[in-house]
Context: one part of a larger RNA
């Protein structure tokens, strides 16, 4: 490198937007750079092939074609890919009517339950475990009943449901805002696709300034358990969970399955729209389109199993893998306040 992969054997980047670059719809007309035919120089000899010929043959030599698959010029061709012109609408976008949602940002309100205060009743125990203790209680706890205050977190509805590129997104309300999703011969006319570098997003834990702080809760303290108990199980309990602003930049970020287009027997449940028959309305059947599941056909697969939301037939770009350990480590860059992140070896050894 060629080949061959990438749901579980080593491999999909966390997602997304978009630079270059690849790759791109149907139609005409030039062109003529690729491309495709003749023409012609060149393309050293040697060496290889192929034919004769000379040393008794062979090696070796000689002589002669081929042959140099390339490069120039130079004539033509016009299919296909390219340019440069024109037209087109099936792709892609915008417009118009309409719909569904826990898309998103911000202000406000609620109510249950926790906890604290404080008051009223009470008057001996409560918690807690396997069983206890450590904890809390006559300075009066638990319990119960009023009143305040306080932070987080929304039960039920609730689903196998639904939106969001992904992370993620759930009490009501109102602003304010993004995208789908169908109708519509309304426009535009190829304006696509992907996407190295780049940009921005990106759970939790952490980090940094201010704040908060009701539960819950690493570290820690104590009680138990035990040969030991740096555990689990019980009593406390600080950082943290929480707002706000700036960092971090990774997850088993998973569908462990990149993105687009095309095409390829069905059966069923669900959400979103739309269309239709019967005199007319309405549902229910039937039909389309998006869209989430489930079970199967042929095919695929090493088999599990996938199976039109394909891992099936293709076709475009991107990304990654190439035996296990060592090791995601050293090393050099780089980003970060820190932790630590990208990127990323070899020796040895099986």
């Nucleotide at each position: 490198c060629u080949g061959g992969g990438c749901u579980u054997a080593a491999a999909g980047g966390g997602u997304g937007c978009g630079u270059a670059g690849g790759c791109g719809g149907u139609u005409u007309g030039g062109u003529a750079a690729g491309c495709a035919g003749g023409g012609u120089g060149u393309g050293a000899a040697a060496u290889c092939c192929c034919a004769u010929a000379g040393c008794u043959c062979a090696a070796c030599u000689a002589u002669g074609g081929a042959a140099u698959u390339g490069c120039g010029c130079u004539c033509u061709g016009a299919a296909c890919u390219g340019u440069c012109g024109g037209a087109c609408u099936a792709g892609a976008g915008g417009g118009a009517u309409g719909u569904a949602g826990g898309g998103g940002u911000a202000a406000c309100c609620g109510g249950a339950a926790c906890u604290u205060g404080c008051g009223g009743u009470g008057g001996a125990g409560c918690g807690g475990u396997g069983a206890a203790a450590u904890g809390c209680u006559u300075u009066g706890a638990u319990a119960u009943c009023g009143c305040a205050a306080g932070g987080a977190a929304c039960a039920c509805c609730g689903a196998u449901g639904g939106c969001g590129u992904a992370g993620g997104c759930a009490g009501g309300u109102u602003a304010c805002u993004g995208g789908g999703c169908a109708u519509u011969u309304u426009c535009u006319g190829a304006c696509g696709c992907u996407g190295a570098g780049g940009c921005a997003c990106g759970a939790a834990a952490g980090u940094c300034a201010g704040g908060g702080u009701a539960g819950c809760g690493a570290a820690c303290g104590g009680a138990a358990u035990u040969a030991g108990a740096u555990a689990c199980u019980c009593c406390g309990g600080u950082a943290g969970u929480c707002c706000u602003g700036a960092c971090u930049g990774u997850a088993a970020a998973c569908g462990c399955u990149g993105a687009g287009c095309a095409c390829u027997u069905g059966g069923u449940c669900g959400a979103g729209g739309g269309g239709u028959a019967c005199u007319c309305c309405a549902u229910a059947g039937c039909c389309c389109c998006u869209u989430g599941g489930u079970c199967g056909u042929a095919g695929a697969g090493a088999a599990a199993u996938u199976g039109a939301u394909a891992a099936g037939u293709g076709c475009u770009c991107c990304g990654c893998c190439u035996g296990g350990g060592g090791a995601g480590u050293a090393u050099g860059g780089u980003c970060g306040c820190a932790a630590g992140g990208c990127u990323g070896a070899a020796a040895c050894u099986c």
A computed fold for a 350-nucleotide part of an RNA from a Planctomycetaceae bacterium, annotated as small-subunit ribosomal RNA, central domain. The coordinates come from a structure-prediction model, not an experiment, and the mean pLDDT is 88.